[in-house]
Model confidence (mean pLDDT): 82 of 100.
The part of an RNA shown here (small-subunit ribosomal RNA, 3' major domain) has 476 nucleotides and comes from a metagenome.
Rfam family: Bacterial small subunit ribosomal RNA. Rfam links the family to the GO terms structural constituent of ribosome and ribosome.
Context: one part of a larger RNA
RNA sequence: UGACGGGGGCCCGCACAAGCGGAGGAACAUGUGGUUUAAUUCGAUGAUACGCGAGGAACCUUACCUGGGCUUAAAUGCAGGACGACGUUCCGGGAAACUGGAAUUCCCUUCGGGGCGGACUGCAAGGUGCUGCAUGGUUGUCGUCAGCUCGUGCCGUGAGGUGUCGGGUUAAGUCCCAUAACGAGCGCAACCCUUAUCGUUAGUUGCCAGCGGGUCAUGCCGGGGACUCUAACGAAACUGCCGGUGUAAACCGUGAGGAAGGUGGGGAUGACGUCAAAUCAGCACGGCCCUUAUGUCCAGGGCUACACACGUGUUACAAUGGUCGGUACAGAGGGCUGCUACUAUGUGAAUAGAUGCAAAUCUCCAAAGCCGAUCUCAGUUCGGAUCGAAGUCUGCAACUCGACUUCGUGAAGCUGGAUUCGCUAGUAAUCGCGCAUCAGCCAUGGCGCGGUGAAUACGUUCCCGGGCCUUGUACA
Numbered sequence: 001u002g003a004c005g006g007g008g009g010c011c012c013g014c015a016c017a018a019g020c021g022g023a024g025g026a027a028c029a030u031g032u033g034g035u036u037u038a039a040u041u042c043g044a045u046g047a048u049a050c051g052c053g054a055g056g057a058a059c060c061u062u063a064c065c066u067g068g069g070c071u072u073a074a075a076u077g078c079a080g081g082a083c084g085a086c087g088u089u090c091c092g093g094g095a096a097a098c099u100g101g102a103a104u105u106c107c108c109u110u111c112g113g114g115g116c117g118g119a120c121u122g123c124a125a126g127g128u129g130c131u132g133c134a135u136g137g138u139u140g141u142c143g144u145c146a147g148c149u150c151g152u153g154c155c156g157u158g159a160g161g162u163g164u165c166g167g168g169u170u171a172a173g174u175c176c177c178a179u180a181a182c183g184a185g186c187g188c189a190a191c192c193c194u195u196a197u198c199g200u201u202a203g204u205u206g207c208c209a210g211c212g213g214g215u216c217a218u219g220c221c222g223g224g225g226a227c228u229c230u231a232a233c234g235a236a237a238c239u240g241c242c243g244g245u246g247u248a249a250a251c252c253g254u255g256a257g258g259a260a261g262g263u264g265g266g267g268a269u270g271a272c273g274u275c276a277a278a279u280c281a282g283c284a285c286g287g288c289c290c291u292u293a294u295g296u297c298c299a300g301g302g303c304u305a306c307a308c309a310c311g312u313g314u315u316a317c318a319a320u321g322g323u324c325g326g327u328a329c330a331g332a333g334g335g336c337u338g339c340u341a342c343u344a345u346g347u348g349a350a351u352a353g354a355u356g357c358a359a360a361u362c363u364c365c366a367a368a369g370c371c372g373a374u375c376u377c378a379g380u381u382c383g384g385a386u387c388g389a390a391g392u393c394u395g396c397a398a399c400u401c402g403a404c405u406u407c408g409u410g411a412a413g414c415u416g417g418a419u420u421c422g423c424u425a426g427u428a429a430u431c432g433c434g435c436a437u438c439a440g441c442c443a444u445g446g447c448g449c450g451g452u453g454a455a456u457a458c459g460u461u462c463c464c465g466g467g468c469c470u471u472g473u474a475c476a
Stems, first nucleotide, its partner, number of pairs: 001476002003473003007470007015460002019423005026315008034306002042053002064301007076124005083117002087104007106115003126290002129288003135284002137279003140275001142273001147186006153162003166177003192267004197235007207224002211222003238261001241255001242253004317416001321375007333364003338357002342353004382413001387408007429452007
């Protein structure tokens, strides 16, 4: 100087407390361990692995296994010499990859050759093989915590200290005062995006108050820019004003005004560093290793196994509910091998027609809610696993191993031990919708969007994590 303490002081955080809803019990989905297997490819492992890499494993992907092939090879370049091929069609073998045979087949030319093409030879290949403890780059975490440093000066023999401490204050090393320190840098804050209010400009594909026309009806039409909205610019919030406390910084107030008040809400943004943290399988790269194989092509299988254990979720156990009928209201996104109105058929998944839209124009497009009816506390009109049958769709192909529909079947489960997780407001809870990936989909996952919409916080003694000061130490 640090680190540590079941030392002290001060302070903070959904850390505890106060609340609300979960997990741990059930079934299923998914990941992991283990076991099994020819193979169940590999990586990730306290917090910081386990719906993670994977934002789509039937083939492909695919790296694994079994079997069958190739050896300059899948690609590109250079050189050499021979050739007119390559491809296409047909026949044979084969699971295919591949292989044997037959037919067909280039251009220019000064006839020297040149161009093009594929096979051969040689040189350069290839490797998801190893090492993340050789590395770059990227990422997680402490932590959006308030810290981490430097120049000059001063102090100390020196390591080093001071500044950065002290008194206040703040979300903040934020600011003020004091001060052998005076300044500065990286962080904090602000500048950026979005949301909440208003104005100006602009009205199409959006809107329709007033005027006119038209329809069974609809901004449908003429028209209009008022309103909503769209999207560019601007205004607005600064403790600016008032009162109180205070030297000041600042704090307090059901204050005024205001759409918004003290960081208005949300996002992006992650200092010096820590964990030899993660990744050689995104990519790049040093070294080592393989070269008729650890490279490469193909078929089938596997990654989907199943006594079991754990994590993360979904659905429930019901009446604040289930079922049936009627009826209303979003936002954000997507759409041409696409989204599809509408009509017909089918109980339905869907199919057959048909129309609009490369989209503020057409389309995908709500549910909880509300109004009625029924069920009456039961393993039930709860719950839907599992299984049987018949189908639809995608796709060469749904056996291993797809989703969906209909009929039947109707398991466990009556609120879950010790323990444990999330959340402080448009939040939790609850309800649906969209997108990426994608032929299809094992999505209950991920990322977004809106609808309905709470309870509680006395407080900081305790648990956990962190910051500052101080103290002890046989630790570095």